[in-house]
RNA sequence: ACCUUAUCAAGAGUGGUGGAGGAAACAGGUCCUGUGAAGCCCGGCAACCUGCUGUAUAUCGGCAACGGUGCCAAAUCCUGCGGUAUAUCCGGAAGAUGAGGA
Repeated sequence: ACCUUAUCAAGAGUGGUGGAGGAAACAGGUCCUGUGAAGCCCGGCAACCUGCUGUAUAUCGGCAACGGUGCCAAAUCCUGCGGUAUAUCCGGAAGAUGAGGA
């Protein structure tokens, strides 16, 4: 890199360092940023894996958070393809993350 599957409108710093970019990629928008971007450290959030637990034993719920990941502007920031009621709609594609597989 590929396949399957679940989730993606909640939540998370007035810290240190750093010093110009950033919001996945392409295009178009829109926005964040010297009142300090990315990255790194610390801190935090959540609860997929995990542990314990309830019973209606399931594609359900509760508790925990030492461990493995993940995440911490804005809906996955919005649009891109299809549908029609033209909306903060539904579905798809692409993507992200977990778990499993090959």
Predicted 3D model of a 102-nucleotide RNA (SAM riboswitch aptamer (S box leader)).
Of the family's consensus pairs, 97% are formed in the model.
It was read from a public genome assembly, where an Rfam model found it.